The part of an RNA shown here (small-subunit ribosomal RNA, central domain) has 351 nucleotides and comes from Nocardia vermiculata. Its Rfam family is "Bacterial small subunit ribosomal RNA". NCBI's taxonomy places the organism under Bacteria, Bacillati, Mycobacteriales, Nocardiaceae, Nocardia.
Context: one part of a larger RNA
């Protein structure tokens, strides 16, 4: 390396967009680059391989073909692939008509519940916890009432329900905006697929500038527990969590499963449409289909587990990534960052 692979063995980028590239539907005609046949001419020699010959044989060594997988030129085919011109509509877009959602940004709200103030009842305990104590309270607490503050989060509905690329989105109401589906078939007409670099998103931590804190709550203080207890448990508590704006770029970023199209038994829930029966109409319910989302389960795959029209089955096009454990997801160098640190990525030694 050729290969063989990636759900758990090592291996799928976190997710999208999209340049290069790669690969592409049906049909005419063209050109003949690609392909292919024939041809010439050229692939030095020596070596190899092989007919035949010369040393008495071999070795050796002459001589003649082959080899030299190539590369040129000329002749010709034109099916496949390409170049170029037309044409199509089953791919992909567009357009009209509905539909459904916690998609996404801003603004305004609303109620419950904690805390805290202030007042009114009230009186001796309250809080914790295995058990306790730290801690609160006669300066009047806990419990109750009313009434005000301020933050954060949104019970119940709510669902192997629903949107979104992914991360992720959940009280309302408005504005303002991305996708998606479904039915029609009017419009372009292959405009597609994939995508090295590349560019934007990107959870929680965490960094930077201000602002903001109810509640939780690293660090850190106390009380226990223990042989210690830099932990579990308890009472506090700061940075953080929240808002803005800038940064990080990372996860068990997971379905541990790229992304596209195609083909390959059923069966039974759920979500969105569309149609149709029965019914006067609505509902309900039953069939047909199209998207989605879960179970089960056939053929076939799998080392097994399991996976099976949302396949891990049957192809095919494109990216990525892997190639014994440790050393190491480090060192170095280089790039990005305010920093923390993060992408790239060995190697000696070991086993």
């Nucleotide at each position: 390396c050729u290969g063989g692979g990636c759900g758990u063995a090592a291996a799928g980028a976190g997710c999208u967009u999209g340049u290069a590239g790669g690969c592409g539907g049906u049909u005419c005609g063209u050109c003949g680059c690609g392909u292919c046949g024939a041809u010439c001419g050229u692939g030095a020699a020596a070596a190899c391989u092989u007919g035949c010959a010369g040393c008495u044989c071999a070795a050796c060594u002459g001589u003649g073909a082959g080899c030299u997988u190539g590369c040129g030129g000329u002749c010709g085919a034109u099916a496949c692939g390409g170049g170029c011109g037309g044409a199509c509509u089953a791919g992909a877009g567009u357009a009209c008509u509905g539909c459904a959602g916690g998609g996404g940004a801003g603004a305004c709200u609303g109620g419950a519940a904690u805390u805290c103030c202030u007042g009114g009842u009230g009186u001796a305990g309250c809080g914790g916890u295995g058990a306790a104590a730290u801690g609160c309270g006669c300066a009047g607490a806990u419990a109750u009432c009313a009434g005000g503050a301020g933050g954060a989060a949104c019970a119940c509905c709510g669902g192997u329900g629903g949107c979104g690329a992914a991360g992720g989105c959940g009280g309302g109401u408005c504005u303002c905006u991305g996708g998606g589906c479904a039915g029609u078939a009017a419009c372009u007409g292959a405009c597609g697929c994939u995508g090295a670099g590349a560019a934007g998103c990107g959870a929680a931590a965490g960094c930077g500038u201000g602002g903001g804190u109810a509640g939780c709550g690293a660090a850190c203080a106390g009380g226990a527990u223990u042989a210690g207890a830099u932990a579990c448990c308890c009472u506090g508590g700061u940075a953080g969590u929240c808002c803005a704006c800038g940064c990080c770029g990372u996860a068990a970023a997971c379905g541990g499963u790229g992304g596209g199209c195609g083909c390959u038994a059923g069966g039974u829930g759920u979500g969105g449409g569309u149609u149709u029966c029965c019914u006067u109409c609505c509902a309900c319910g039953g069939g047909a289909u199209c998207c989605g989302u879960g179970c089960c389960g056939u053929a076939g795959c799998u080392a097994a587990c399991g996976c099976a029209u949302u396949a891990a089955g049957c192809g095919c096009c494109c990216c990525g990534c892997c190639u014994g454990g440790g050393g190491a997801g480090u060192a170095c160098g280089g790039c990005c960052g305010c920093a923390a640190g993060g992408c790239u990525a060995a190697a000696a030694c070991u086993c």